RNAcentral holds the sequence, with entries from ENA. Transfer RNA, 72 nucleotides, folded computationally. Rfam family: tRNA. It is annotated as a transfer RNA. Its family is annotated with triplet codon-amino acid adaptor activity in the Gene Ontology. Rfam describes the family as follows. Transfer RNA (tRNA) molecules are approximately 80 nucleotides in length.

């Protein structure tokens, strides 16, 4: 410098253009003498930044940022 492939909860990752999810973690509660396992339930996202397309974008498009890999 060219390509290439991600960016969404802390942490690993789904999400076919039509209300943003699930293991783990964390919080309460439930059983226990006590723990921890199990159950049950909570909470936590301005989905990378900005624009543009569309009635409607996490998704499609430009752009900039960061990060993996390739070339040279």
């Nucleotide at each position: 410098g060219c390509c290439u492939a991600g960016c969404u909860a802390g942490c690993u990752c789904a999400g076919u253009g039509g209300u943003a999810g699930a293991g783990c973690g964390c919080c309460g509660g439930u059983u226990u003498c006590a723990u921890a396992c199990g159950c049950c339930g909570g909470a936590g996202g301005u989905c990378g930044g900005u624009g543009g397309u569309u009635c409607g974008a996490g998704u499609c498009c430009a752009u900039c940022g960061c990060u993996u890999g390739g070339c040279a």